RNA sequence: GAAGCAAGCCAGACCGCCGCUGGGGCAAGCUCGGAAACGAGGCCCUGGAGGAAGGUCCGGACUGCAAAGAGCAACGUAGCGGGUAACGCCCGUCCACCGCAAGGUGCGGAUCAGAGCCACAGAGACGAGCCGGUUCAGUCCGGAGUGAAACGCGGCAAUCUCUACGUGCAGCAACACCAAGUAGGCCAGCGUUGAUGCGGCUCGCAGAGCUGGCGGGUAGGUGGCACCGAGCCGGGCAGUGAUGUCCGGCCCAGAGGAAUGGCGGUCACGCCGGGGGCGACCCCGGUGCACAGAAUCCGGCCUAUCGGCUUGCUUCACAC
Numbered sequence: 001g002a003a004g005c006a007a008g009c010c011a012g013a014c015c016g017c018c019g020c021u022g023g024g025g026c027a028a029g030c031u032c033g034g035a036a037a038c039g040a041g042g043c044c045c046u047g048g049a050g051g052a053a054g055g056u057c058c059g060g061a062c063u064g065c066a067a068a069g070a071g072c073a074a075c076g077u078a079g080c081g082g083g084u085a086a087c088g089c090c091c092g093u094c095c096a097c098c099g100c101a102a103g104g105u106g107c108g109g110a111u112c113a114g115a116g117c118c119a120c121a122g123a124g125a126c127g128a129g130c131c132g133g134u135u136c137a138g139u140c141c142g143g144a145g146u147g148a149a150a151c152g153c154g155g156c157a158a159u160c161u162c163u164a165c166g167u168g169c170a171g172c173a174a175c176a177c178c179a180a181g182u183a184g185g186c187c188a189g190c191g192u193u194g195a196u197g198c199g200g201c202u203c204g205c206a207g208a209g210c211u212g213g214c215g216g217g218u219a220g221g222u223g224g225c226a227c228c229g230a231g232c233c234g235g236g237c238a239g240u241g242a243u244g245u246c247c248g249g250c251c252c253a254g255a256g257g258a259a260u261g262g263c264g265g266u267c268a269c270g271c272c273g274g275g276g277g278c279g280a281c282c283c284c285g286g287u288g289c290a291c292a293g294a295a296u297c298c299g300g301c302c303u304a305u306c307g308g309c310u311u312g313c314u315u316c317a318c319a320c
Stems, first nucleotide, its partner, number of pairs: 001316010012267007020048007030041004050291001054302002057300005062171004069203004074167005079093005094108001095106004109162002114160002116156003124151001130143004175223004185214006196206003229251001231250008269288008
């Protein structure tokens, strides 16, 4: 220098003006909307998208059904060991395969429990076949070719199956409360000889309502929910590592038709054109800046992504 491998990072910066939205403080206890619950309105201070917020594919927290229990069925996972709240995730390692290598990938449990399948070739593919000899007797001996496997004890489990482990079901449109209203009312049928519920079945548990029709009208508000938490940043220690632990610092978006934006300027970066300079480079003009956009919250995986940067390693070439 060229080609690669692995790990990680950035995702324009600053200023001015206008606007949207969350929180806190002060003031007012007033006005507006509404039947009400409740919401909005003033001034000041302050917060406001991502590495994937995405797909909704796994795992959890949380909530309800019995503070959820047993069996069967069904589904999922699969070397061995470790990490974790948990996982199908992550780490280490063995094996197999790919690569010259750095490294990468995983369809890696079991076929003396049972079933199914085994291309081509071969007469026959899971059966005691064929040829020759032999015997009371496919009884015994010998032989040949095809094939991965051949004449009884091969292969495939990414075919069913078996083994081990795991999973109750539904999901924030959960759920709770407030408010005149998915409520109250009328009729019929069933029901403590147990209706109905526990989202496959049986048990078990709870248990007084359930189903249909008529009629009536509603779908409003608050909490959940943004929070001191499996939290973020820095450092020490233990460990090969995933990770754990200790110390210090920080508080960091949040609506409910859904805020996080627009304009102008300066600078930085990429591309294109023109000009100058021997050259490194400089000047002018234009243009571009990806993928994408939180919605109960976390941990993962997968997918999308203009351009650029850092570190370590491998192979090859050249020079000393």